[in-house]
Context: one part of a larger RNA
Formats: sequence, C1' cells, structure tokens
RNA sequence: CUGGGCGUAAAGGGUGCGUAGGUGGUGUUAUUAGUCCUCUUUUAAAUCCUUCGGGCUCAACCCGAAGGCUCGAGGGGAAACGGUAACGCUAGAGGAUGUAAGAGGUACGUGGAACUCAUGGUGUAGGGGUGAAAUCCGUUGAUAUCAUGGGGAACACCGAAUGCGAAGGCAGCGUACUGGGACAUUCCUGACACUGAGGCACGAAAGCGUGGGUAGCGAAAAGGAUUAGAUACCCUUGUAGUCCACGCCCUAAACUAUGUUCCCUGGCUAUGAGGAGUAUCGACCCUCUUCGUGGCGAAGCUAACGCGUUAAGGGAACCGCCUGGGUAGUACGGUCGCAAGACUAAAACUC
Repeated sequence: CUGGGCGUAAAGGGUGCGUAGGUGGUGUUAUUAGUCCUCUUUUAAAUCCUUCGGGCUCAACCCGAAGGCUCGAGGGGAAACGGUAACGCUAGAGGAUGUAAGAGGUACGUGGAACUCAUGGUGUAGGGGUGAAAUCCGUUGAUAUCAUGGGGAACACCGAAUGCGAAGGCAGCGUACUGGGACAUUCCUGACACUGAGGCACGAAAGCGUGGGUAGCGAAAAGGAUUAGAUACCCUUGUAGUCCACGCCCUAAACUAUGUUCCCUGGCUAUGAGGAGUAUCGACCCUCUUCGUGGCGAAGCUAACGCGUUAAGGGAACCGCCUGGGUAGUACGGUCGCAAGACUAAAACUC
C1' cells in the first nucleotide's frame, strides 16, 4: 500500500492559464525492456509458512526431514491488456457558416434627480438636533422659498426567484474597440483530449507611494449629552479615506463553508436564451428539444441536518488538503514587500 476521509465534526488551494508529470476514443498491421506462461539456475545457515517425525509429563519451546514463500539471472514461448512505430476512422476536442441574448471588459462622450457651495430676489426670528437636551447655525439676516452659476460622487423607476463573468465582481444613456458562452447546419481538421506539482496572470474592502480631486459620507480627533464612570452607543463638527491616474499590497465568512473534467441514474414545476413541429393570413397558445438559473421531491446517500440530473447518488482521471485541544497560523530560518505585513512553518511544555 491493499483498506480512512474533506457541505456543517480536522480537511477543497481565492480564481484562471499552463510546464513537467499522471491519465487517455476507435480500426488494422508490425514489434515486445511492462505483462503473462514455461524451463534452468540462484536466493549460506538461522528466521517465516505448510506437512511429517522426534525431545522436554502436555504445550509454548527445542531438534530433524521434505516442500514452500520472496528477490535476481539466463533460455524458450504468448500478444488479450499496456508501451512503441506506421497507416486509417469520427462518436471526444477544435474550426467554419448563420442566428439570437447579456449590469462581460476598456476608453471617450453625455443626461436628469438629489446634495452642497457662491451670488442675487422675497421674507423675519428663529433654525437644527434629541428619549429629552445641549454643543452648533442665525438680525453682518439664518431656516424657508425663487432664480442664475459652480462642484463632486452615485445612478431612483425599469429591476426580477433576471442576466453576464474563471473568480474578485459588473447597473443612467450613447459611441468606438474587444473577450467569452449558447443554439442551428453537420461543411472542415482528425485524438489535436482531461488534470495539473512548480510557474505565470488576475484578485473585494482596507492599507501604502507620487500627483490630482474632495459634494455627501466619515476611522482618528474635538466638543455636547448619557452615565457611578462612558476613552462607547445618541448629537454637533470633522482629518485621513472614500473618487481619478500610475505603481504597490495579495488578504476575506475570497462561501454553494461543496476542486476541475467525463459518463450513468424516476419525475413535477417556475423562469432566462435559442431551435424544430403543430396551429394560424401572420402571431399568441400547445408539444418536443438544447443550454442556463431556481423550487419540490423517486431511488440512493448522510451521524443527523439535509443533498437529490446544477448530487452530498453510482463510477472514472488528475490535483489540493486533514490526522486530538492549547501553545500557533506563533517562534526561528527563508522568499516577497516602501511599510503594514503576506507566504512557507515547528518544538519544548501542558490538558
């Protein structure tokens, strides 16, 4: 190892692309260092296993005999499987053509509501805020209201159990450029495939660097309250930040707490995108079908909860990870980072 597991008990890598490696459709032929059969040989003694005999009163144990186990070497043979080589095939995979959908991405432009600021008009004593207040704003005219102008950020309704994306994520409108998937035709290539240690790329928010920007919100900070206290909850302000460009950081309850790919296994129902049929003047409707997104549930699985053709059911391939709690995702070392820190990752001791 044969022979455990990973939704919630410890355990799926945040996500993809992909190197090595592992695995790999179908036919024919050839070959044979994997594989299988056979012969020879070797595998000291002891040990181990089987059988038989013997010695301690039995047994364990010990002694003897025969055979075996296991590894290797050489000869001969087999060709189903695997490998290798050659020639094919089209069911996997990819391409072509056509159709429709989408908040997929990037850049530029643009719109209205709200908010805020400035100026001007009207107007006068309050406004604001709370459980109640106060700090705060206001006769240098606030709040309210009208007009004009400026500014930044976010896009109500549509909007949904919706859609798209590998994940993070993506929402006003328009244009340009651009990625991916679905369906239909079955035209082309002819196994070109799956997974993927390292590696590379992407990766919310917060945070960092440089330069801009700053309406609203708002860590820190200040003040007012509350309270025994109140370094809070509530209120008035408010700096970083939130926004943009470029460069870093690389984490998360990065969650479906469920890795990727393929095959198989009753259904009912809703919905998004296509196709075919029926029907029709044409459409709607209805039926079938492919892909997606949800709900409920046969069998089965599960400790239970629950999962159930979008499996946690039945199988196959590959990767990652777990092995009592604490110490600890810490120390040390290493790599990366401007830093914050990230990644990798113990032990003593203790229960």
The part of an RNA shown here (small-subunit ribosomal RNA, central domain) has 351 nucleotides and comes from a Patescibacteria group bacterium.
Rfam family: Bacterial small subunit ribosomal RNA.